[in-house]
RNA sequence: GAUGAACGCUAGCGACAGGCCUAACACAUGCAAGUCGAGGGGCAGCAUGAUUGAAGCUUGCUUCAAUUGAUGGCGACCGGCGCACGGGUGAGUCACACGUGUGCAACCUACCCAUCACCCGGGGAUAACUCCUGGAAACGGGAACUAACACCCGAUAGUAUUGAUGGAUCGCAUGAUCCAUUAAUUAAAACUCCGGUGGUGAUGGAUGGGCACGCGGGACAUUAGGUAGUUGGCGGGGUAACGGCCCACCAAGCCGACGAUGUCCAGGGGUCCCGGGAGGGAGGUCCCCCACACUGGAACUGAGACACGGUCCAGACUCCUACGGGAGGCAGCAGUGAGGAAUAUUGGUCAAUGGUCGAGAGACUGAACCAGCCAAGUCGCGUGAGGGAAGAAUGGUCCAUGGCCUGUAAACCUCUUUUGACGGGGACGAAUAAAGGGAACGUGUUCCCUCUUGCCGGUACCCGUCGAAUAAGCAUCGGCUAACUCCGUGCCAGCAGCCGCGGUAACACGGGGGAUGCGAGCGUUAUCCGGAUUUAUUGGGUUUAAAGGGCGCGUAGGCGGGGGAUCAAGUCAGCGGUAAAAGCCUGCAGCUUAACUGUAGCACGCCGUUGAAACUGGUUCUCUAGAGUUCGGUCAAGGGAGGCGGAACAGGUGAAGUAGCGGUGAAAUGCAUAGAUAUCACCUGGAACCCCGAUAGCGAAGGCAGCUUCCCGGCCCGAUACUGACGCUGAAGCGCGAAAGCGUGGGUAGCGAACAGGAUUAGAUACCCUGGUAGUCCACGCCGUAAACGAUGCUCACUGGUUCUCCGUGAUAGACAAUGGGGGAUCAAGCGAAAGUAUUAAGUGAGCCACCUGGGGAGUACGUCGGCAACGAUGAAACUCAAAGGAAUUGACGGGGGCCCGCACAAGCGGAGGAACAUGUGGUUUAAUUCGAUGAUACGCGAGGAACCUUACCCGGGUUUAAAUGGGAGCGGACGUGCCAGGAAACGGGCAUUUCCCUCGGGACCGCUCUCAAGGUGCUGCAUGGUUGUCGUCAGCUCGUGCCGUGAGGUGUCGGGUUAAGUCCCAUAACGAGCGCAACCCCUGCUGGUAGUUGCCACCGGUUCGGCCGGGCACUCUACCGGGACUGCCGCCGUAAGGCGCGAGGAAGGCGGGGAUGACGUCAAAUCAGCACGGCCCUUACACCCGGGGCGACACACGUGUUACAAUGGCCGGUACAGGGGGCAGCCACCUGGUGACAGGGCGCUAAUCUCCAAAGCCGGUCGUAGUUCGGACUGGAGUCUGCAACCCGACUCCACGAAGCUGGAUUCGCUAGUAAUCGCGCAUCAGCCAUGGCGCGGUGAAUACGUUCCCGGGCCUUGUACACACCGCCCGUCAAGCCAUGGAAGCCGGGAGUACCUGAAGAUCGUGACCGCGAGGAGCGAGCUAGGGUAAUACCGGUAACUGGGGCUA
Repeated sequence: GAUGAACGCUAGCGACAGGCCUAACACAUGCAAGUCGAGGGGCAGCAUGAUUGAAGCUUGCUUCAAUUGAUGGCGACCGGCGCACGGGUGAGUCACACGUGUGCAACCUACCCAUCACCCGGGGAUAACUCCUGGAAACGGGAACUAACACCCGAUAGUAUUGAUGGAUCGCAUGAUCCAUUAAUUAAAACUCCGGUGGUGAUGGAUGGGCACGCGGGACAUUAGGUAGUUGGCGGGGUAACGGCCCACCAAGCCGACGAUGUCCAGGGGUCCCGGGAGGGAGGUCCCCCACACUGGAACUGAGACACGGUCCAGACUCCUACGGGAGGCAGCAGUGAGGAAUAUUGGUCAAUGGUCGAGAGACUGAACCAGCCAAGUCGCGUGAGGGAAGAAUGGUCCAUGGCCUGUAAACCUCUUUUGACGGGGACGAAUAAAGGGAACGUGUUCCCUCUUGCCGGUACCCGUCGAAUAAGCAUCGGCUAACUCCGUGCCAGCAGCCGCGGUAACACGGGGGAUGCGAGCGUUAUCCGGAUUUAUUGGGUUUAAAGGGCGCGUAGGCGGGGGAUCAAGUCAGCGGUAAAAGCCUGCAGCUUAACUGUAGCACGCCGUUGAAACUGGUUCUCUAGAGUUCGGUCAAGGGAGGCGGAACAGGUGAAGUAGCGGUGAAAUGCAUAGAUAUCACCUGGAACCCCGAUAGCGAAGGCAGCUUCCCGGCCCGAUACUGACGCUGAAGCGCGAAAGCGUGGGUAGCGAACAGGAUUAGAUACCCUGGUAGUCCACGCCGUAAACGAUGCUCACUGGUUCUCCGUGAUAGACAAUGGGGGAUCAAGCGAAAGUAUUAAGUGAGCCACCUGGGGAGUACGUCGGCAACGAUGAAACUCAAAGGAAUUGACGGGGGCCCGCACAAGCGGAGGAACAUGUGGUUUAAUUCGAUGAUACGCGAGGAACCUUACCCGGGUUUAAAUGGGAGCGGACGUGCCAGGAAACGGGCAUUUCCCUCGGGACCGCUCUCAAGGUGCUGCAUGGUUGUCGUCAGCUCGUGCCGUGAGGUGUCGGGUUAAGUCCCAUAACGAGCGCAACCCCUGCUGGUAGUUGCCACCGGUUCGGCCGGGCACUCUACCGGGACUGCCGCCGUAAGGCGCGAGGAAGGCGGGGAUGACGUCAAAUCAGCACGGCCCUUACACCCGGGGCGACACACGUGUUACAAUGGCCGGUACAGGGGGCAGCCACCUGGUGACAGGGCGCUAAUCUCCAAAGCCGGUCGUAGUUCGGACUGGAGUCUGCAACCCGACUCCACGAAGCUGGAUUCGCUAGUAAUCGCGCAUCAGCCAUGGCGCGGUGAAUACGUUCCCGGGCCUUGUACACACCGCCCGUCAAGCCAUGGAAGCCGGGAGUACCUGAAGAUCGUGACCGCGAGGAGCGAGCUAGGGUAAUACCGGUAACUGGGGCUA
């Protein structure tokens, strides 16, 4: 886009066209084929007349009855014509059925036309009717009468038919036509108005048919052979006619890979739909043809039928019946039931068109024309038009005093009136025929006039009146695809054509608003074409995506070199015929337009004819360039058969010899004292051939390797001569064909499936080891497969380089170049999706073959063929998926590779894991044990201070504008302070006291009431900001321009070096740049300058001996500004960058040490409870206040720590030295008291001034290896301090008690130098403190690093990949469960076709015919044939099925 559609929602009108696609299922009822009296006998019914009778009476009229075929006319009947048309359907049919073109010298044709001729005489019946009679009926039977255009006989007749003879002409053949002669045979019908109509014979025409042939149009080869009247002949029968159409005989043919036969499906065409076309699909309506008429068979009649509304028979079904018998056939029009998703009225009219009959009028006509129903299609019209902004209201939405959308939409104003309603008018379609009149020819034809005829229909159309009045929906809005928001829902409900939406912010579900598309329709479903160059003729492919046969020989077929001649099949051109109409297309025209219709024109194909001759083809002549032959010469693991050889191996024998051998990652099994292994000699045996050896050679492929002989094959090179296109390819077919396997017979050393044992392992039906049978080997025969691969069919031609190699020729100079044929590498053009390929093409062309058409199912099933078997060949479908796949890219990953880092390992030191305690977490418990953090990257984390507070949790008591702040209005008063009830407090009640300014309005301040803003540690860190952890202080991450690539992307950033570093250098289709690295910043180490108090004290003086004082800033120090280090110098190495050096110098040396600093990004990492914030939720509560409790629980488990287990130690005494910090609600000297925590006094210090203030160490003493003079938990008692308050639940002190623990399993952590270890000091938070934590400070002060194999993490390059939420990936198979389709299967059921036998109706044919008939002939009987029926067995197809096999889908 289309449709004979259906379904959903919706619906105003008209025109035109359409309407059982299913059950060729069954049908009630009505209608659908009759007509002619001008063929006939007649007369039942009707009408008229006549006659008779009766009645009425206006006595010639009306009515009634009877008679009468006399008339009109006519039921039934005889006869003629029609009924073979028209109408329906699509069952059957793959066929000369259809289409197209021919032929009939092999034919028919009623009615119609033309021409010629004829129509004479006679006869016997019969229906109707009448009578009798059977039957329920349908339907008959008998007797008797009668007519015809019914029937019969005779006559006549030829251009008829048949036979014979002679002649002429023609044809592609059989043969045809014509002429003449002759013989035989066959006709007729009447009616009449006298005009004619009708009849018969013949010829011709027209129309309609019959037959034959060429060509054309389905599927399946998993249908490959079919055929017995089969194929042909001769003779006959039959027919309108040819013919095996039928029959007898004879022959053995005929059809078939150019698809016979079989099976399945199907009416065919004109045309219709799609498509640019080629083509694909369809065959409804209309037209042509065919076939059919309940199913099957058959003939009759007839011009025509094997007959839809005829006959006979059989069958099934339905109906009637008196049970004896009968009737029927809607696939005609309506209509009914049924089936179905689904398809209409039991309408009108013969007015028109057409048909039959008729002289005609006319009759009949469900053909036809109309109307009805149905949006079922196409076309047309309408539902209003113009103006109109307060951009109204409603509705929706937002960032909400407002804006935006709906939206000029509405209202409102003006206008129009199609449609509608009412009133009025009113068709075309009609032309005639008949009748009447007229005219012309001329007596029945033509023309003219008049009159008559309309179903639709009072419809179309026209006029008038009224009034915007009566008239809009459907689908969609994630992308494809035009149209976006809100709410609801929360992987639910649902959507979905594909991709896919939905798990709390859904443009995708549902609703609302809005929008988009189309519009009396809009969507959905179904089907077809297109898009799909996705079956590729136009117009595809086959290295890797699906696809080259394993290889050859070769049949058919396809294709085929140069020149000449000829033919004209293909090809091309002109002309002719045909190509029905309708349709398509173009022009014009008619309905108001259009659809629709009319008219005119154009075109393909087929056939014929005439011509052309380039190309293809046929024939013929010729040529040598293709192909082949000949001669000569090489070459090679080419093939077959035989002979020979050595090494190795195994076995045997002997010698010699002793304890192991063998084997592995390590072992064990195994062998061995009965003497192995290792060694030597000899013998036997089988298999394979080291080196040469190759990137080599040969072969069609498989494949081929010691040497040698014989036989066979082949390429190549050189040379001449010869043949003369002999060629290429190759479906079938035939042959060859690795390994394994099979059969028979041999052989068997080594190896070695199966098997056994030993190991390994969670297991180990494996990998490893020890054995070992088939097999491997030979002969003969099968099998016929493979990653049979170059994943690349064969042949020919053409197309640019470099290089290596083999075999020839040629040339020689140890060469080099040339040339022919092979084998390789590498690059160009081109090709290719890319990888790649590239004279050995995957380039450009030609020819032929094979093969492919999404993945799975499946190379499976069934069938067939082959095979001894194993199995091979051929080779589907159902079902299922939205992919499967190729090449390349970037990552990630690897029990891949290379290079390199890091306390990563190693080397060391000290810890953890065991104990007790502290602290955090899990778990459990609880009224609550608030919440968060959870591998590394949670767990002394948020918390740098939980007794109340904090506090978010629980219980209880209370508050509701609220704890706070601001605005507005009103009222009241200072605020406040003090006192007193209740209460645990919050809360709540009461009393007392008390203002300032002022322009007297009020204001400041506070409280109360009302009101607008509250509040939430409630949820979502997966809606977010901000901040943080981690990879990782790792060296990476990117950009611009250029270049490369179809592209993703690459290059740069790779490579060679170097570095801590993408640090730098070199190289380089890259050149630069950015974020990172480094540096710039801070601290520290040396030093200079400046400065000198609270710091310092060298020098001078004083001194109470304390830098205490004067004095001084030299030093230390303090804190500001500078210097200094850069591989700068030297040597060596290196192109350079740089490296090396127990080098120099220097406080410091190769980044001096430490800090701050964290690229692009990753983990939906962490945090809504620090803060902020979107959305959601609560509002006398999920908010707020208070008291108490809890966060501190305790069978357990884990993390982080502290203290220890002791003598490098504990304890006691003495004694020395820091740094960095803190300090007024503070640090506190000093004094006094106390054993002590501390208390009471009290100087100084807002600090370089005062103060907190060291320990390990050192000196001395003691303890002596002990659960201790170690260790200090726990517990008892007594205290101190802070604080409203130490019960839950603080720290400290003293006395007493004195637990576990004697160095810690698997495993694991930190650290590379002022580091680890060890020692103490300070600070934040803080009333106090559960701090053993955190952050800082200094004192003392080590050991070790061979090295980078391994573990972990990381960087760069490379490689593989089926991974990409990226190896914590992906993914295979069994099993378990559900569902689905399917194979096998005993059996059961069904179907069509066929075979054999039996039976066999109707029917025509043949035979007979004793009965009938004068006869002709017939009845009857018989025969063969057949539909149907029966019996039997078989094959095929389908359904079903216990059971069974695999397959697909599902988390």
Predicted 3D model of a 1451-nucleotide RNA (small-subunit ribosomal RNA) from an uncultured bacterium. The RNAcentral record of the sequence draws on ENA, Greengenes and SILVA. It matches the Rfam family "Bacterial small subunit ribosomal RNA".